[in-house]
RNA sequence: AGGGAAUUAGUGCAAUGGUAAGUGCGAAGGUCUUUGACACCUUAGAUAUAGGUUCGAUUCCUAUAUUCCCUG
Numbered sequence: 001a002g003g004g005a006a007u008u009a010g011u012g013c014a015a016u017g018g019u020a021a022g023u024g025c026g027a028a029g030g031u032c033u034u035u036g037a038c039a040c041c042u043u044a045g046a047u048a049u050a051g052g053u054u055c056g057a058u059u060c061c062u063a064u065a066u067u068c069c070c071u072g
Base pairs, nucleotide, nucleotide: 001071002070003069004068005067006066007065010025011024012023013022018055027043028042029041030040031039048064049063050062051061052060
């Protein structure tokens, strides 16, 4: 320099255009327990940024940012 991939909750990952964005671990609260642990229930928390297409965008398009891989 060229090509490609990824970016979603504190963390690891789903969700291929359709209206509640979900799960595991973690956090807080509660039930239970003499206490703790386990178990169960509940709650909070997220689409990298800015535009565009569309009736509707995590999803499609463009640009930017960051990270990773390949070629030279």
Molecule: transfer RNA
Organism: Lachnospiraceae bacterium